[in-house]
RNA sequence: UCGUGACAAAGGCAAACCGUCCGUAAGGGCGGGGCGCAAAGCCACCUGCCAGGGGGGAGCCAUCCUGGUCGAGGGGCCGCCGAA
Numbered sequence: 001u002c003g004u005g006a007c008a009a010a011g012g013c014a015a016a017c018c019g020u021c022c023g024u025a026a027g028g029g030c031g032g033g034g035c036g037c038a039a040a041g042c043c044a045c046c047u048g049c050c051a052g053g054g055g056g057g058a059g060c061c062a063u064c065c066u067g068g069u070c071g072a073g074g075g076g077c078c079g080c081c082g083a084a
Base pairs, nucleotide, nucleotide: 004082005081012037013036017032018031019030020029021028022027035071041077042076043075045074046073047072048069049068050067051066052065053064054063056061
């Protein structure tokens, strides 16, 4: 340095839910709260999922645009410690 992750050490983050604010919504911010997480740090590039809108269409359906989700997966970037 790379890989790796222990009944290690120092720490970190923060699910559901509650309060409040923003948003048509999905969802997000802040505070409380801890389900859990060795990347549950960051990025919307690909996929999935969610919401709003458009036209086609009898309906079913498929598609386009916009927004969201990284604690859904892949990928990219950065990263604490040192047992086997």
This is a predicted structure of an 84-nucleotide RNA (c-di-GMP-I riboswitch aptamer) from a bacterium. The coordinates come from a structure-prediction model, not an experiment, and the mean pLDDT is 85. The sequence was found by an Rfam model in a public genome assembly. It matches the Rfam family "c-di-GMP-I riboswitch aptamer". Rfam's curators write: GEMM was predicted in a large-scale screen for bacterial structured RNA regulatory elements. The literature on the family includes a 2007 paper in Nucleic Acids Res by Weinberg et al., "Identification of 22 candidate structured RNAs in bacteria using the CMfinder comparative genomics pipeline".